[in-house]
A computed fold for a 112-nucleotide RNA from an Acidobacteriota bacterium, annotated as SAM riboswitch aptamer (S box leader). The coordinates come from a structure-prediction model, not an experiment, and the mean pLDDT is 78. It matches the Rfam family "SAM riboswitch aptamer (S box leader)". The family has 457 seed sequences and 9,625 matches in Rfam 15.1. The organism belongs to Acidobacteriota, within Bacteria.
RNA sequence: AUUUCAUGCAGAGUGGCUGAGGGACGAGCCCGAAGAAGCCACGACAACCGGAUCGAAAGAUAAUUUCGGUCGCCCGGUGUCAACUCUCUCCCGGAGACGGGGAACAUGAGAU
Repeated sequence: AUUUCAUGCAGAGUGGCUGAGGGACGAGCCCGAAGAAGCCACGACAACCGGAUCGAAAGAUAAUUUCGGUCGCCCGGUGUCAACUCUCUCCCGGAGACGGGGAACAUGAGAU
């Protein structure tokens, strides 16, 4: 970089340095000198993988596999900590509010 699968209405921020942008893109609407983004420190959350543990199923009362629950501390790898992925763009339903799906994007796990 391409690709597959899963998830995206839950959750969680302070301090220091610095100083004007940021929320992916376009439009909107927001956030921002009562301090944006970035970096550092400490913390928090619990989505994924690993770990621990409980239950169920398969299996031969096995090894093991699968499914589901619990535990962010006993522990590791990521990720995240304004607003539903902030909203919308395409399709379907609906008078509308809105609902469902898709695309795109993000994150994780795998493959190339």